[in-house]
RNA sequence: GCCCUUGUAGUUCAAUGGAUAGAAUGCAUGAUUCCGGUUCUUGUGAUAGGGGUUCGAAUCCCCUCAAGGGUA
Numbered sequence: 001g002c003c004c005u006u007g008u009a010g011u012u013c014a015a016u017g018g019a020u021a022g023a024a025u026g027c028a029u030g031a032u033u034c035c036g037g038u039u040c041u042u043g044u045g046a047u048a049g050g051g052g053u054u055c056g057a058a059u060c061c062c063c064u065c066a067a068g069g070g071u072a
Base pairs, nucleotide, nucleotide: 001071002070003069004068005067006066007065010025011024012023013022018055026044027043028042030040031039048064049063050062051061052060
């Protein structure tokens, strides 16, 4: 250089082109406890960036960026 894959909460992962993008964990708050842990309640927080297709895009297409793999 060329080819392929991946990019979603702080972290690990879901989501058939149509839901208020969901769960676990973390963090905060409250309950429980003499205190702490465990357990339970409530809250918190995300689609890498740009453009296109579509009535509708996390999902399909193009470019860029980042990570990984293959090839000489």